[in-house]
RNA sequence: AACGAACGUUGGCGGCGUGGAUUAGGCAUGCAAGUCGAGCGGGAUUCUAUUUUUUCAAUUCUUCGGAAGAGAAGUUUUAGAUGAGAGCGGCGCACGGGUGAGUAAUAUAUGGGCAAUUUGCCCCUUUGUUCGGAAUAGCCAUCGGAAACGGUGAGUAAUGCCGGAUGUGAUCGUCUACCGCAUGGUAGAUUGUUUAAAGGCGGGGAAUCUUCGGAUCCUGUCGCAAAGGGAUAAGCCCAUAGCCUAUCAGCUAGUUGGUGAGGUAAUGGCUCACCAAGGCUUACGGGUAGCCGGCCUGAGAGGGUGAUCGGCCACACUGGGACUGAGACACUGCCCAGACUCCUACGGGAGGCUGCAGUCGAGAAUCAUUGACAAUGCACGGAAGUGUGAUCAUGCGACGCCGCGUGGAGGAAGACGGCCUUUGGGUUGUAAACUCCUGUCAGCAGGGAAGAAGGGUAGCAUUACUAAUAUUAAUGUUAUUUGACGGUACCUGCAGAGGAAGUCACGGCUAACUCUGUGCCAGCAGCCGCGGUAAUACAGAGGUGGCGAACGUUGUUCGGAUUUACUGGGCGUAAAGGGUCCGCAGGCGGAUCAGUGUGUCAGAUGUGAAAGCCCACGGCUUAACCGUGGAAUUGCAUUUGAAACUGCUGGUCUAGAGUACUGGAGGGGAGAAGGGAACACUUGGUGUAGCGGUGAAAUGCGUAGAUAUCAAGUGGAACACCGGAGGCGAAGGCGCUUCUCUGGACAGAUACUGACGCUCAUGGACGAAAGCUAGGGUAGCGAAAGGGAUUAGAUACCCCUGUAGUCCUAGCCGUAAACGGUGUGCACUAGACGUGGGUGGAUUUACCCCCAUCCGUGUCUGAGCUAACGCAUUAAGUGCACCGCCUGGGGAGUACGGUCGCAAGAUUGAAACUCAAAGGAAUUGACGGGGACCCGCACAAGCGGUGGAGCAUGUGGCUUAAUUCGAUGCAACGCGAAGAACCUUACCUGGACUUGACAUAUAGCUGCAUAUGACUCGAAAGAGACAUAGCCUUCGAGGGUGCUAUACAGGUGCUGCAUGGCUGUCGUCAGCUCGUGCCGUGAGGUGUUGGGUUAAGUCCCGCAACGAGCGCAACCCCCAUUCUCUGUUGCCCCGGGUAACCGGGGCUCUCUGAGAAAACUGCCGGCGAAGAGCUGGAGGAAGGUGGGGAUGACGUCAAGUCCUCAUGGCCCUUAUGCCCAGGGCUACACACGUGCUACAAUGGUGGAUACAAAAGGAAGCCAACCCGCGAGGGGGAGCCAAUCCUCCAAAAUCCAUCCAAGUUGGGAUCGGAGUCUGCAACUCGACUCCGUGAACCUGGAAUCGCUAGUAAUUGUGGAUCAGCACGCCACGGUGAAUACGUUCCCGGGCCUUGUACACACCGCCCGUCACACCACGAAAGUCUGUUGUACCCGAAGUGGGUGAGCUAACUCGCAAGAGAGGCAGCCUCCGAAGGUAUGGCCGGUAAUUGGGGUG
Repeated sequence: AACGAACGUUGGCGGCGUGGAUUAGGCAUGCAAGUCGAGCGGGAUUCUAUUUUUUCAAUUCUUCGGAAGAGAAGUUUUAGAUGAGAGCGGCGCACGGGUGAGUAAUAUAUGGGCAAUUUGCCCCUUUGUUCGGAAUAGCCAUCGGAAACGGUGAGUAAUGCCGGAUGUGAUCGUCUACCGCAUGGUAGAUUGUUUAAAGGCGGGGAAUCUUCGGAUCCUGUCGCAAAGGGAUAAGCCCAUAGCCUAUCAGCUAGUUGGUGAGGUAAUGGCUCACCAAGGCUUACGGGUAGCCGGCCUGAGAGGGUGAUCGGCCACACUGGGACUGAGACACUGCCCAGACUCCUACGGGAGGCUGCAGUCGAGAAUCAUUGACAAUGCACGGAAGUGUGAUCAUGCGACGCCGCGUGGAGGAAGACGGCCUUUGGGUUGUAAACUCCUGUCAGCAGGGAAGAAGGGUAGCAUUACUAAUAUUAAUGUUAUUUGACGGUACCUGCAGAGGAAGUCACGGCUAACUCUGUGCCAGCAGCCGCGGUAAUACAGAGGUGGCGAACGUUGUUCGGAUUUACUGGGCGUAAAGGGUCCGCAGGCGGAUCAGUGUGUCAGAUGUGAAAGCCCACGGCUUAACCGUGGAAUUGCAUUUGAAACUGCUGGUCUAGAGUACUGGAGGGGAGAAGGGAACACUUGGUGUAGCGGUGAAAUGCGUAGAUAUCAAGUGGAACACCGGAGGCGAAGGCGCUUCUCUGGACAGAUACUGACGCUCAUGGACGAAAGCUAGGGUAGCGAAAGGGAUUAGAUACCCCUGUAGUCCUAGCCGUAAACGGUGUGCACUAGACGUGGGUGGAUUUACCCCCAUCCGUGUCUGAGCUAACGCAUUAAGUGCACCGCCUGGGGAGUACGGUCGCAAGAUUGAAACUCAAAGGAAUUGACGGGGACCCGCACAAGCGGUGGAGCAUGUGGCUUAAUUCGAUGCAACGCGAAGAACCUUACCUGGACUUGACAUAUAGCUGCAUAUGACUCGAAAGAGACAUAGCCUUCGAGGGUGCUAUACAGGUGCUGCAUGGCUGUCGUCAGCUCGUGCCGUGAGGUGUUGGGUUAAGUCCCGCAACGAGCGCAACCCCCAUUCUCUGUUGCCCCGGGUAACCGGGGCUCUCUGAGAAAACUGCCGGCGAAGAGCUGGAGGAAGGUGGGGAUGACGUCAAGUCCUCAUGGCCCUUAUGCCCAGGGCUACACACGUGCUACAAUGGUGGAUACAAAAGGAAGCCAACCCGCGAGGGGGAGCCAAUCCUCCAAAAUCCAUCCAAGUUGGGAUCGGAGUCUGCAACUCGACUCCGUGAACCUGGAAUCGCUAGUAAUUGUGGAUCAGCACGCCACGGUGAAUACGUUCCCGGGCCUUGUACACACCGCCCGUCACACCACGAAAGUCUGUUGUACCCGAAGUGGGUGAGCUAACUCGCAAGAGAGGCAGCCUCCGAAGGUAUGGCCGGUAAUUGGGGUG
C1' cells in the first nucleotide's frame, strides 16, 4: 500500500459497486423451457341460430266450460362460433444460469496445421417438390394395480412411417489435362453404379372441367428435397510456455513401429490379428492446484494471486452406459449399480437446488422464500404473441470506493464548572452564553421527467413479384396504443440551528503531558521495554495529537529485504574452497582468409478478443461511475534484408600446448643388500649392599648377589652430527649407506606437430593417525588393566609394572585444525633484501665477487583492496574461464530413508520445537595462581604487643514493660557519646494539657501587665481558690497581656535508594583531563608512550605533536642555628636572710616574642654521549623535600549521616505533639573488638635524693598553718596570672630488705568503717582506711604496631564536667635494636600481553542428577486411507453370433403361402460396483524407551 474479509466501540444522508471464500454437506416449499391449431385427428365448455318436446306464464278474448298467447326456463335435432385439458407431429430442450470437486495435461495461453474433418437454424446460387401404401397415439370398451402405471380389443389423421418414378446434381468406377507440400489436390469427359421430396396458409379470374361447394391452372408466401458456395459453431494434430519434490532414478507389453482389417464426421494402437523389439529420460512416482485476460504490490526486474466482469475447460447425489439428435454420452432426458431421503395396502414405487429465493448443519463470517417481462437478449411462431429467477429493478449489510452534512460571522467580565499550580496564576477558551445570519441533508406540501425504439391495426403514397390497379412483401407517412422501477430522479414552497461525532493514541521509533490511584501487585507490550511508594509506559481524570461516519485490532500478500543478489551478494578470520589429483559429458577457447546465415540487428505483414491500466474528449450538479476515440499490449508467427561479433564448414599460420636432443639438482616412489651408535635380554668374569625413583616418598629390583663394570652372543625398532626461513612430491607425506627399476619438474639451443588447450557434475585413483581381518614379529615405548603416591576425593597430572597397538606381508576403512583455515588455469600491475637449482656476460689464478636472465622458496613495503586485522608479482590487487560451497543461533551433521563397510562407522541429510540473538574484527577498562620495571613497616631483619588471666569499655546475642536510635570487612565495635544517678532522654509505665512548651497574623472581649504572700488535693505536673500592691497615654486609640475563634504550631515519625551540606575510604597514591593539530570509517588514539632520572606526569633528552588546567612541589605554621630589637613578672651580679624572700645594679647570657639571615646540588672530584641527575667531599647549626604539621586532583564505594542543621515527598494532629513522677539506656548462660593491671629480681617493698615540658585557673586555682592513718576538714595569704596557685614530676640514682615461692609477685572479689559532690549516690558515682587475697607463673591457631629522639618505658596537663577517665587530646623525661635484600604475602603505580569479563574474577560459565512442561524419534502391535498384482462374480449397455418363436408396408403368387427385411429370446467379448488372496506407500494410535528444548 492492498483485501469478497472478520472482531471491538460508534453510527446522519446519498450515488456507484459488492456479498456462502468453510461441508462439491443434507434439503421442506414456490418458481427457473417452452412454443406452434398457418402440420394432424379431435374437441370439454360457453354462446348464437334452428328443430323437437315439457313446464310456467304477463296479457287478450270468452259461451266462463275454456281458447289464443308475447315471453321465460329446460329437453332434443341441425348448423355456426369459441377453443380448455390431453395426444400425434415439428422446432427448441447441447443455449442461457451455477460451481471449481477432479485435472500437472485428453486442460489452459500463444502461434501454426487439417491435401485427415463435420456443421441444424441463417445468407447466396442452381434444380425439383410426382405416383402410391400400411400403421399408430389420442378417443371408446374392458381388465389388473394401494399407487406409479400397465395389458387386451375395436376404429382413426398428418409436414409421422414406407415403396415406386424422375436426377439439376452428388457418389462409386474408368479415362484425360494441369498443379502441388510427402501422403496427394483441382478441373473435365463417361449410354456405367447407387441415391430425393410434404405439404400448409392466402389471392386471382384469362382458359378447361364441375357434384356449382370447387378443382385444374396462374400467382404470393411459409415449408420440403438434391447439390455448390459462404458465414457461424465444433472436432483433431503440432510447437513453445507456466508449481514443489531426487530422502521418487530408472519407467514401459498395446508398450514403440510396421502390414492388413475394423471403427469414426475425420487422422491415429482408437481397436483387433500377425511381424519386429523397440519407445521415454526431469521420464516414472508422490504432493498441491481449474487455466488465462487480469488483480495487488514494486522505481523496475520481480513476488503474490486467479472474488466480482470476460474467454476456455471440467462437473451436475457417487460410479458405469448408451439412445435420440446437426450437435450430448445430456444440471431440472433414459437404463443399471451404490449410498441417502420419502410414500406404501409390504406386493412395489418416487427423488436429486454446484438454477433464483429460502431452510438446517458446520463456521470468525457472507443478503429477500420481493417486483416486472417496460427495456436488452434467447426459444417457438407467418404474425399477433407466449415463455424466460437470463435480464432489468427494488430490498438488506459502513463490506468497499466516492460525495455531502452535523452550521456561519461576531462575541473577553478571558464567566461558571473541570484540571493543574511555585497559590501569583495558567489551561479548557471565542470554546460557551449572547447578538446577527444561512438553509445543504433529513421532515411536510405541490409540480414532475428521460429511459419508448418498435410492433400491431386502419388509411394514404411509392416500389417489387405478376396477366393483374388482386394478394403479398418492402419503404415512407398520418392516427392510435405499450413503464416493473415510481409519483422515483429533478424543480418549487414552508418551518426552524432546530434531528445528525466518534474512535485510537500521547516513553522512543511516532504527531501529541500533567495530576491522582496502584506499588514487580493489578496490569501493559509491534520491537526496545514499563510496574519493587514521587510511573509522561498500568488504571482513571483533565489536556493534547491523528483520522473522521468512521476509528482501532486480528488475519493475509507485496514492499522496505541488495535478507536467494538476472537487474543486484558472497566464501583467509563473520555462514561458506570439495583432503588431493586424473578425467568422459558439459561450459569456455589463439591468429588469418573465404563461404554460410544458427544466435544477433533492422524493416514490413498477420495476430496479440472485449473489458481493464494509461492519455484526450464527453455524460450524470462534482467525484466515484459510465461513454467515445487513441495509445499500449515489451509476445508469437511469416517474410525481406545486414554480416561487425558468435556459431558452423573449408583453407592457412605459430605466439598457447606438446614431441625430439643436451645438461645438472633432489629425504620423489618401489624392491634388494649392507652398516654403526644406543637399548633390552642371555652366558661368563670382577665386585658388595644397596639400586631405582621423586617436589618428597613408596610400590618395584636386590645376599638365590642386583645396581655398577668387563668380555662374548642374540634380538627388534629407529637412523645422532650434517640439518638450514634448505630440497622433493598433486596432496597425504619423504631423512644411515649402496645397487636395480621408475615418475615428475627445471635450464639451454635448435628442429618438428599445428590449437592438439583450460576447467570439470557423475566417475576413477591416491589418501596421516587411530581402528578392523588373516598370518608373522615384538627391543624400546605404551591406550586398557594392576600397584604406589598426591588429594577432601583423584576412575588424573607424578612413580613402578604392563596387554592390545606401534613393525612386516596381504586386504579393508576413507576420515583429520587433511590449514596458507586462501579451488584450478591464464594474463596484467612499483620495489628492496635473502636463499635453492640452472644458463649467459664480463673479469679471470679461481665456476670468488659482480651483472643479466629463467624456475622455485622466504621476509619487508608501495599503489590497490579489506568491516578491521591484514594481503600486497607465491595477492586477499585488476580481469577472464570453469568447478565446489553459503544464506540467523540452537535442535543437528542428529532422526528417518537410501548407498558403502566385517564392524567401528562413513556419505547423502531434514522437521517439529525454541531464542532475539549467535558471530567477526578492533577500542577503552577491569581481571590473570601472564610478563617487564618501581614503590610502601608490604615482606624480610629486629623491638614490643594482642590472642590465655582478672578488670574496664564498646558490640553481637539473649532477656525485658523498656533495655531509645544510629554505625557492621579493611573504612562498625574506649564509634556519634569532650563524660546516662534526676536532667540529658529520643525508650517504658502511670498521671495531666489540647491554638498547645515555642512563632506569626486576623477578629472580638478585657483596667487581665506584672509582682508578692499564704491555703487545699496531689508523687509532681497540674487543678481549685484567697489577699495585697500595681502600667504608659496626646483619652481617639495604640503598645503589651490574658481568654475565645480561625489560619496554624509541633514531630529525635518514615525515606541518606528523592536531596543539600559535612565526612570516611582508595590515598598524600601520582595521577586525572582539556584546547588546537595529526592519525583512524568509527569506538578511540596521539599528547600522557619511549630512553634516563625522581619522593613525585619531578626534571631532561627524543618524538605529530604544540600548549594549558586540576593534582606534585613551593608559598603557611611549629621545632633546630645566628643576628637585630625588647628587658618585667624572666635572667645575671652584689649585699642581707637558715630558708621563703628582700634591697640595689645590669641586659653579656638563658628566656620571652616581633623581625631578619641561613640551604640553593650554590662549590669541588667522579659517574652520566650531553643534560636532568646520582655519588663522594668541603664548608656549615642544619645537605640534598633538614624534622613535624596544615593542605586530600578527576573520581569510586546508590559508603555514612533526614537523631547536629537544612530540605522534597509521605504520615500523626485531644496525638507519633507537649508537661511531670518513677523506671530503663548500667540487665547477663554466652561470643567478639579495644584497653588497663599483671604474671615479677632489668623486680617488689621501705627510706633517701635529682632533673621537665606544656596547659589551666573567678560560681575558679587555692598557699602557709592546724586537725585526721587517709580520703578530707578547718583556715584564709596570693593570683583575672612569664609575678600567685594547680606543682612534690615519675621512671632514673643511692642505701636497706625480700631469695624464686602463687611469694613481701598480683591485686580481683567480698565484709566493715568512712570522705566528697549533689534536691537526691537503692537500682546506679568517685575516692579513703582496716580486713579478705581470686585468676594469673609470659599465653594455641592466628594476628597488630614501629625505621630515630622513633619503638619501648615513665610520669604531667587539658577538654567534657556539680561529681565521675584504665578512654580521648596534648606535653615532656629516659631512650634502643634492625633493614642482607625485593624471591615470596598484602596494597599501589606505569608499560605490555591474553580474555568468551563490562553490576567488570565476589565475573563468566560446563555437564550429570532431582522436579515441572513441551515437541520429536524408536517400539510388540493395532486402526484408517490410497494404490499395485492375480483370480472370482458380473448389472445396464454397445458390438458380434444365433434367432425352429413373432412379424403391417416391399417382391413373387389367383389364393394358401414363400422370400427380403425386422423383433423378442438365447449365447458371447468388453464391462461398473462387489468379493478373495497378497504386496507397496502415506498417516493415526500404543505399554515401554531414547535423546532434545524451556524453566

Source information: Predicted 3D model of a 1495-nucleotide RNA (small-subunit ribosomal RNA) from an uncultured bacterium. Rfam family: Bacterial small subunit ribosomal RNA. Gene Ontology terms of the family: ribosome and structural constituent of ribosome.